[in-house]
RNA sequence: GGCUUCAACAUCCCCGCAGGCUGGGCGCUGAGUUGAAAGAUGAAAGACGAAGCGCAGUGAGUCUGCUGGAGCC
Numbered sequence: 001g002g003c004u005u006c007a008a009c010a011u012c013c014c015c016g017c018a019g020g021c022u023g024g025g026c027g028c029u030g031a032g033u034u035g036a037a038a039g040a041u042g043a044a045a046g047a048c049g050a051a052g053c054g055c056a057g058u059g060a061g062u063c064u065g066c067u068g069g070a071g072c073c
Base pairs, nucleotide, nucleotide: 001073002072003071004070005069006068007067013059014057016066017065018064019063020062021061022060023058025055026054027053028052029051032048033047034046
C1' cells in the first nucleotide's frame, strides 16, 4: 500500500463519523379527482391526490470517503 472483517466508546437494547442515491414517515403548499346530481341551474364539509418545499436517532436498502480494532497478501 491492497483486500477482508468488526464497532469497544452510547443514560435498557441497537446505533463509530461524514456525505450521496433509492425507498419510507411527518408537516406545509397544492393542480386535479371524488363528494355531485333528476328537465335545467347548482354548492359545501369531508376523502383521495400529481407535483413542489421543509423536518428528523428514517431501528429500510445501497454506494463513497474517513476514525478505531482484528486478520490476510

The RNA shown here (nadA riboswitch) has 73 nucleotides and comes from uncultured Candidatus Sulfotelmatobacter sp. It matches the Rfam family "nadA riboswitch". It is annotated as a small RNA. NCBI's taxonomy places the organism under Bacteria, Pseudomonadati, Terriglobales, Candidatus Korobacteraceae, Candidatus Sulfotelmatobacter. The RNAcentral record of the sequence draws on MGnify.